Formats: sequence, structure tokens, C1' cells
RNA sequence: CGCUGCAAAAGGCACACCUCUCGAAAGGGAGGGUCGCAAAGCUACCGGUCUAACGGAUCUUUCCUAUGACAGCGGGGUUGCCAGU
Repeated sequence: CGCUGCAAAAGGCACACCUCUCGAAAGGGAGGGUCGCAAAGCUACCGGUCUAACGGAUCUUUCCUAUGACAGCGGGGUUGCCAGU
């Protein structure tokens, strides 16, 4: 430096749910929690998904729309612990 993650050790993250909080919502932050994770670190670049406030259409109750989100949906980029080889 490349590859691999069967076993071990050290440590890390934290689904659902609950409380508080921000937000129109999706969702985010903090605390608890512990389903899982070898990148479940970071990044909306590509695909995808969610929401639809504003705006638009409809013309009265629905539809469209991302400038809003999701990195724990897949891919890409990038950084990195331990062990093995």
C1' cells in the first nucleotide's frame, strides 16, 4: 500500500418506542432506549423515497410543485479503528 471481516480485544454508533424541544410537514436536535451496524463516519454527485409550507391548477377538495428532508434505500466520492493476510 492492496485485499478480507471467520475468530478475538479495545472502543464506537443507536431502529422501534418514551420524554423535552425546533419545524407547516417530512424530518431534525437533546436525554433515555438497544433492533441492528465494519464505515449505521462525512458528503444530496447519480438513481430512489418522503413531505408540500410558498406558488400554481381545480373551484371546494383534490392534484401539481423542493427552495424542505432521508447518508440506517442503492450506487459514487472521501476519511478512518482493530485484526488477519